This is a predicted structure of a 115-nucleotide RNA (SAM riboswitch aptamer (S box leader)) from Psychrobacillus psychrotolerans. Taxonomically the source falls in Psychrobacillus (Bacteria, Bacillota, Caryophanales, Bacillaceae).
[in-house]
């Protein structure tokens, strides 16, 4: 870097350092930010993997459930901040190129596995 599977509306600081932009990319919108953001450290949150306990089965294993948090990651403004593509429904004078809602997709993030 590519592929597969799962999850993505919950949760998490009145701390320290630092000093300018930041919210993945493109576009549009909307926000955060010298009352100090983004970032780093500490703290915290969660429970994907590992570990533990119980159970099931086709028992060298796989799956399900549970609690914990000393291991490996992750996360810690706003739904992944919202929209972009498609479909359905509704509204409007309109068979929509307008508006709203829902569903799916795309893109992305994280974990685990494979190449």
């Nucleotide at each position: 870097c590519u592929c597969u599977u799962a999850u993505c509306a919950a949760g998490a600081g009145u701390g320290g350092c630092g000093g300018a932009g930041g919210g993945a990319a493109u576009a549009g919108g909307c926000c955060c930010u010298a009352c100090g953001a983004u970032g780093c450290c500490c703290g915290g949150c969660a429970a994907c993997c590992a570990a533990c306990a119980a159970g099931u089965u086709c028992u060298c294993a796989a799956c399900u459930u549970g609690g914990a948090a000393a291991g490996g990651u992750g996360c810690u403004a706003a739904a992944u901040c919202c929209u972009a593509c498609a479909a359905a429904u509704u509204c409007u004078a309109a068979u929509a190129c307008g508006a709203a809602u829902u569903u799916g997709g795309a893109a992305g993030a994280u974990a685990a596995g494979a190449g």